[in-house]
Formats: sequence, structure tokens, C1' cells
RNA sequence: CGCGGCGAGGGGCGCUGCAGCGGUCGAUCACGAUCGUCAGGCUCGCCGCGAGGUUCAUGGUAACGGCGCCCAUUCAUU
Repeated sequence: CGCGGCGAGGGGCGCUGCAGCGGUCGAUCACGAUCGUCAGGCUCGCCGCGAGGUUCAUGGUAACGGCGCCCAUUCAUU
């Protein structure tokens, strides 16, 4: 760094639907149309596998997530 799994980033309800996924149709060189689903797909940490790389130690611990409403938490004001 890539892939996979797990966890965290306070919760709930509704709406839209990009990517992805699934169906159907059309194409034929991986594309188009349409329907359905769809707002943790992002970041951080841990584990496993793989690839690459090479000073070590210590300290700190987040930043974000379309629109609307509600709850919780914290601060300020009345």
C1' cells in the first nucleotide's frame, strides 16, 4: 500500500437517488436503457492474507458523512 473481517466515530423517523449490487431488454468487447434496492461507499483502530519498503524512541488522539424533523449530550443567554 492492496484485499477481507471486526470495532469506533451519540441515536431515531421520513425524503431524494450518484456510485455499487440485482432483474429485464438491447448491444458486442465490456457499453447503453429501464426497474428494484440504495445516504458509514468515508476516516481511525485491531486482526488475517498478499505486495513493496526500511533509523529509533516518546507524546497527543481526531476530522468528516445530501435534505428535513425529533431525541440525547455539552456550552452560553433569558
A computed fold for a 78-nucleotide RNA from a Rhodocyclaceae bacterium, annotated as SAH (S-adenosyl-L-homocysteine) riboswitch aptamer.
The coordinates come from a structure-prediction model, not an experiment, and the mean pLDDT is 76.
It was read from a public genome assembly, where an Rfam model found it.
Lineage of the source: Bacteria > Pseudomonadati > Pseudomonadota > Rhodocyclales > Rhodocyclaceae.